Model confidence (mean pLDDT): 88 of 100. This is a predicted structure of a 250-nucleotide part of an RNA (large-subunit ribosomal RNA, domain VI) from a Bacteroidota bacterium.

Context: one part of a larger RNA
RNA sequence: CGUUUGAAGUUUGAGGGGUCCUGACUCUAGUACGAGAGGACCGAGUCGGACGGACCUCUAGUGUACCAGGUGUCCCGCCAGGGGCACCGCUGGGUAGCUACGUCCGGAUGAGAUAAGCACUGAAAGCAUCUAAGUGCGAAGCUCGCCCCAAGAUUAGACUUCGUAGGGUAGUUAUAGACUAUGACUUUGAUAGGCUGCAGGUGUAAGCGCAGUAAUGUGUUCAGCCAAGCAGUACUAAUUACCCGUUAGC
Numbered sequence: 001c002g003u004u005u006g007a008a009g010u011u012u013g014a015g016g017g018g019u020c021c022u023g024a025c026u027c028u029a030g031u032a033c034g035a036g037a038g039g040a041c042c043g044a045g046u047c048g049g050a051c052g053g054a055c056c057u058c059u060a061g062u063g064u065a066c067c068a069g070g071u072g073u074c075c076c077g078c079c080a081g082g083g084g085c086a087c088c089g090c091u092g093g094g095u096a097g098c099u100a101c102g103u104c105c106g107g108a109u110g111a112g113a114u115a116a117g118c119a120c121u122g123a124a125a126g127c128a129u130c131u132a133a134g135u136g137c138g139a140a141g142c143u144c145g146c147c148c149c150a151a152g153a154u155u156a157g158a159c160u161u162c163g164u165a166g167g168g169u170a171g172u173u174a175u176a177g178a179c180u181a182u183g184a185c186u187u188u189g190a191u192a193g194g195c196u197g198c199a200g201g202u203g204u205a206a207g208c209g210c211a212g213u214a215a216u217g218u219g220u221u222c223a224g225c226c227a228a229g230c231a232g233u234a235c236u237a238a239u240u241a242c243c244c245g246u247u248a249g250c
Base pairs, nucleotide, nucleotide: 001152005163006162007161008160009159010158011157015149016148017147018146021049022048023047024046025045026044027043033038051106052105053104054103055102059100060099061098062097066093067092068091069090071086072085073084074083075082076081110144111143112142117137118136119135120134166244167243168242169241170186171185172184173183174182191237192236193235194233195232196231197230198229200226201225202224207220208219209218210217211216
C1' cells in the first nucleotide's frame, strides 16, 4: 500500500514446514518344532540408547551489580575501621537470569488407497488359471492423523461486537528487545524506583565488655551486610496535553 466504510477481537485452512529412529531383557515358553543339539512366530510388558521440544523443582556450571577471607602498595593525620589499584589482584562461597551434565515430555494409537507379494470368484481355452470383467488382504513408504506457520490464499475468506469507535505521540517499563516491533501500566494507578516484610546468599559486623603480656579468644550475635526473587505500601516518577481517525458507491 492492497484486501473498496472504519475499527477491535475470535477464527477457517489453500498451502508450507517439522516429527517419523532403534536395542536389550522378562512373560507367553524351554511351549510349537526337532532324534537330539537347539529353539521360535503371534501376543503382552519392563528398562535403555541416540535424537528432538520445553523447563530450572532437584543436581551441576556461570553469576566482573552479593557476602566473607586474606597479600602488596597508596590514601582517609595516627590506632582502630575503611577506600583505590594490582587479571573481578588472589582465594572460598553464591540469589535472579542464562544453561546441561539436570528434570519432564515426544516418536504412538488409528483410518484410507496402494507396492512387491498372497488370495477369492472367473472366462477367453467345457480343464486349469490372482485378471481379462469383478472382489479381498498386504509396507518404516503415499494421503490423512500428531506438532508449528499460515488469507499478499490479489480466488486477499469467515464470525462476533462496536462506530467518535479506535489508534498513535509522550511518559513509567519488562515476561520484550540491536533499533523498531511486542506486552504491562499512566493517579479511577502497584508500571519502575524507594521503603517495609519475607525468601535466599554469606557466615556471627562495627563498637564496647571480659580473658590473655600479646597474637588472639569470647559475650553482646544464627549477627552484620546483601543484586536481578516474592509480596505489601503512593514516598518519587508515570503532568497538562497533542495528533490521526467522521463514508465509499449509485
Its Rfam family is "Bacterial large subunit ribosomal RNA". Rfam links the family to the GO terms structural constituent of ribosome and ribosome.